[in-house]
Context: one part of a larger RNA
RNA sequence: CGUUGGAGUCUUGAGCGGGUCUGGCACUAGUACGAGAGGACCGUGUUGGACAGACCUCCGGUUUACCGGUUGUGCCGCCAGGUGCACCGCCGGGUAUCCGCGUCUGGUAAGGAUAAGCGCUGAAAGCAUCUAAGUGCGAAGCCAUCCGCGAGAUGAGGGCUCCUUUGAGGGUCGUCCGAGACGAGGACGUUGAUAGGAGGCAGGUGUAAAGACGGUGACGUCAAAGCCGAGCCUUACUAAUUGCCCGAACG
Numbered sequence: 001c002g003u004u005g006g007a008g009u010c011u012u013g014a015g016c017g018g019g020u021c022u023g024g025c026a027c028u029a030g031u032a033c034g035a036g037a038g039g040a041c042c043g044u045g046u047u048g049g050a051c052a053g054a055c056c057u058c059c060g061g062u063u064u065a066c067c068g069g070u071u072g073u074g075c076c077g078c079c080a081g082g083u084g085c086a087c088c089g090c091c092g093g094g095u096a097u098c099c100g101c102g103u104c105u106g107g108u109a110a111g112g113a114u115a116a117g118c119g120c121u122g123a124a125a126g127c128a129u130c131u132a133a134g135u136g137c138g139a140a141g142c143c144a145u146c147c148g149c150g151a152g153a154u155g156a157g158g159g160c161u162c163c164u165u166u167g168a169g170g171g172u173c174g175u176c177c178g179a180g181a182c183g184a185g186g187a188c189g190u191u192g193a194u195a196g197g198a199g200g201c202a203g204g205u206g207u208a209a210a211g212a213c214g215g216u217g218a219c220g221u222c223a224a225a226g227c228c229g230a231g232c233c234u235u236a237c238u239a240a241u242u243g244c245c246c247g248a249a250c251g
Base pairs, nucleotide, nucleotide: 001152005163006162007161008160009159010158011157015149016148017147018146021049022048023047024046025045026044027043033038051106052105053104054103055102059100060099061098066093067092068091069090070089071086072085073084074083075082076081111143112142117137118136119135120134169246170245171244172243173189174188175187176186177185194239195238196237197235198234199233200232201231203228204227205226211222212221213220214219
């Protein structure tokens, strides 16, 4: 842009893609078979591998604007306490997020038409013959079944609801995101919890400074303290103001 007004929602499925893998063990059964040694088909159960998808409860990573410890040096006049730089200075931890080494799930079964092959009936050819007419079985393969996309399927489909020149609806703009290269998508814009802030909680770190008390002192106690990013709940304090543009058949 189209789909011949617009919006929302639910769909049909032409067509396209994905998947389709496989081992071990046990039972059947030490059965059939076999002199013995050995040792099944068929069927059933169970547990793995690789691969794929989803997810973050657990485990393990990441976590450079979280917390703590610590070295050297500069600075804040000095002490104390902080802070800059040194690979995040180094080290110990670490929420959300994103991940795998983690967790869950999947390739099951019945079906249709067949290949090689095996048949039934059966003539040509009084017999025989699976084939000539007819007909059955038979593969991890084919078509479906399973999963995903899917009406630009221009053949542009269908159902329902609502609105519409008394302007439906869309865009712009703003606050944002489990969305994202940009567009796009999604949430919200005061009739408001969209983001920030604030309060609380979860969670992380590990017991702040100052002071008091105890100890000669290092240190300990008061104190699960102090500090804190993303998570959850609440709360209009701040910012989403007001506008502007495009815009249709019927009428």